[in-house]
RNA sequence: GCCGGAGUGGUGGAAUGGUAUACACGGUGGAUUCAAAACCCACUGCCGCAAGGCUUGAGAGUUCAAGUCUCUCCUCCGGCA
Numbered sequence: 001g002c003c004g005g006a007g008u009g010g011u012g013g014a015a016u017g018g019u020a021u022a023c024a025c026g027g028u029g030g031a032u033u034c035a036a037a038a039c040c041c042a043c044u045g046c047c048g049c050a051a052g053g054c055u056u057g058a059g060a061g062u063u064c065a066a067g068u069c070u071c072u073c074c075u076c077c078g079g080c081a
Stems, first nucleotide, its partner, number of pairs: 001080007010025003018064001026044005045054003057073005
């Protein structure tokens, strides 16, 4: 240099162009226990007192609607030279 793959809450990871974050882990509170562990219940992306707003690596485009399709760039992984 060329080709391919990946990037989503605190972590892993789902999501057919139609409620962004299912599910698990972790965290917080509770229940249980003499106390703890395990099990069980509730809550848990960010900003905000609230109303509400924002958010899928960055930017642009297509579309009524984009995590998803297109283009450019960034980072990481693999292959070829």
A computed fold for an 81-nucleotide RNA from a Patescibacteria group bacterium, annotated as transfer RNA. Taxonomically the source falls in Bacteria candidate phyla (Bacteria). It matches the Rfam family "tRNA". About the family: Transfer RNA (tRNA) molecules are approximately 80 nucleotides in length.